[in-house]
Context: one part of a larger RNA
RNA sequence: UUGGGUUUAAAGGGUGCGUAGGCUGUGCGGCAAGUCAGGGGUGAAAGCCCGCCGCCCAACGGCGGAACUGCCUUUGAUACUGUCGCGCUGGAAUACGGAUGCCGUGGGAGGAAUGAGUAGUGUAGCGGUGAAAUGCAUAGAUAUUACUCAGAACACCGAUUGCGAAGGCAUCUCACGAAUCCGUCAUUGACGCUGAGGCACGAAAGCGUGGGGAGCAAACAGGAUUAGAUACCCUGGUAGUCCACGCUGUAAACGAUGAAUACUAGGUGUAGGUGGCGUAGGCCAUCUGUGCCGCAGCUAACGCAAUAAGUAUUCCACCUGGGGAGUACGGCCGCAAGGUUGAAACUC
Numbered sequence: 001u002u003g004g005g006u007u008u009a010a011a012g013g014g015u016g017c018g019u020a021g022g023c024u025g026u027g028c029g030g031c032a033a034g035u036c037a038g039g040g041g042u043g044a045a046a047g048c049c050c051g052c053c054g055c056c057c058a059a060c061g062g063c064g065g066a067a068c069u070g071c072c073u074u075u076g077a078u079a080c081u082g083u084c085g086c087g088c089u090g091g092a093a094u095a096c097g098g099a100u101g102c103c104g105u106g107g108g109a110g111g112a113a114u115g116a117g118u119a120g121u122g123u124a125g126c127g128g129u130g131a132a133a134u135g136c137a138u139a140g141a142u143a144u145u146a147c148u149c150a151g152a153a154c155a156c157c158g159a160u161u162g163c164g165a166a167g168g169c170a171u172c173u174c175a176c177g178a179a180u181c182c183g184u185c186a187u188u189g190a191c192g193c194u195g196a197g198g199c200a201c202g203a204a205a206g207c208g209u210g211g212g213g214a215g216c217a218a219a220c221a222g223g224a225u226u227a228g229a230u231a232c233c234c235u236g237g238u239a240g241u242c243c244a245c246g247c248u249g250u251a252a253a254c255g256a257u258g259a260a261u262a263c264u265a266g267g268u269g270u271a272g273g274u275g276g277c278g279u280a281g282g283c284c285a286u287c288u289g290u291g292c293c294g295c296a297g298c299u300a301a302c303g304c305a306a307u308a309a310g311u312a313u314u315c316c317a318c319c320u321g322g323g324g325a326g327u328a329c330g331g332c333c334g335c336a337a338g339g340u341u342g343a344a345a346c347u348c
Stems, first nucleotide, its partner, number of pairs: 004319003008301001012316001014201004021194003025088007033081002035077008049065006091191001092188003095184006103177007110154001114150008125136002162169002206247006215241002220236004258315006266293012297304002321348003330341004
């Protein structure tokens, strides 16, 4: 390389948008570039292969054939691919009507809890643990009542619930923005799929500048435990956690399962619609989402099974024994931390 693979053995990019490229529904017609057929030219000789022959044989040599799978040219064929033209509506999009949600951004509001301040009541303990101690407290703590302030998070509802491309999103309300689904089948008429590079988004931690700081809490200090205890437990406690702007660009970024389309038994929940039937409880049908069970089929097995890991097609990404190593070197990015790309020697 061919072949083979990627849930769990090595292997799906964190996610989306999209450039080039690759692939692309259906009918008719034109062309004939690809494709196919015939003819012509060329494809040197030697060599290879086949047959015959000459040296005693062979090597070697001679003659003939085949072959040279290619290229050029010409005449045709037109199913497929291509291209041009005219159409179609099933893919895709738009419009109109309805529905939905913890979807996003910004503003406003709320109650519980926690801590603090002030004042009152009140007196000797409180706190903490396996047991203690450090700690707090007669300068009046803990407890309790009233008022005030601060920051952060939103109990119950709450659910294999919902929304979002992923990360993620939950008190109430307003504004703005976006999306999805259903119905009509009205409009456009293939406008589509994927997507190397690229661009954007991207938990937590971390970084820069400025705010904020209740609770919690790396580091740190003390008390315990212990042979020791740089821990687990306790008392404190700073970065941080929060906000604004900018950076970082990584995660078991997981369904460890790329995206799209079509097809392939059923059963049973649940969320959002629509249609029909019924007086009603409700039932039936259908579309979209989200779960469980299960046939065929698949799988090394576990298991998957219309939300496929089944049957097929298209495009992208990735894998090729373990360690060395996601390291070194170089490049690019970053303020740094580091990220990304990514070896070899050697060794088993």